A computed fold for a 128-nucleotide RNA from Leptolyngbya sp. FACHB-36, annotated as Guanidine-I riboswitch aptamer. Rfam family: Guanidine-I riboswitch aptamer. About the family: This family represents a conserved RNA structure found upstream of the ykkC and yxkD genes in Bacillus subtilis and related genes in other bacteria. Its mean pLDDT, the model's own confidence on a scale to 100, is 81. The source organism's lineage runs through Bacteria, Bacillati, Cyanobacteriota, Cyanophyceae and Leptolyngbya. The RNAcentral record of the sequence draws on Rfam.

RNA sequence: UUAAGUAGCCUCUAGGGUUCCGGCUUAAGCAAUGCAGCUGAAGUGACUGGUCCAAGGGAGGCAAGCUUGCUAGAAAGUUUUUGAUGAGCUAGUCAGCAGCUACACGGCGGGACAAAAGCCCGGGAGGA
Numbered sequence: 001u002u003a004a005g006u007a008g009c010c011u012c013u014a015g016g017g018u019u020c021c022g023g024c025u026u027a028a029g030c031a032a033u034g035c036a037g038c039u040g041a042a043g044u045g046a047c048u049g050g051u052c053c054a055a056g057g058g059a060g061g062c063a064a065g066c067u068u069g070c071u072a073g074a075a076a077g078u079u080u081u082u083g084a085u086g087a088g089c090u091a092g093u094c095a096g097c098a099g100c101u102a103c104a105c106g107g108c109g110g111g112a113c114a115a116a117a118g119c120c121c122g123g124g125a126g127g128a
Base pairs, nucleotide, nucleotide: 008062009061010060011059012058015053016052020050021049022047023044024043025042026041028039029038030037065100066099067098069097070096071095073094074093076090077089078088079087080086103123105126109121110120111119
């Protein structure tokens, strides 16, 4: 310098829109005869909300990885002993504990689901 690979999952939040629920509006019907009420229909997200989507560079947890770190619990090896199922040693294997798991500016445009987004294209293009 070039090429390839890796950068996980769950729960949530910033944020997001409008399938469904709810809210609001409109007219119609029922009911009532003052307002109010009930039913489905249409519209509405510059409707607080519930369902829903949601961060590489946001949060927490789990997993995975790494360590010439610790532990003799398991298997194994080894020392001692006439022998031993006793005692000691060995951190290579399994297991447990501990520590680490860095850095990260970022378009335009396009895509999906009902639709949009900090989702995906994308740790991209580009920049430093």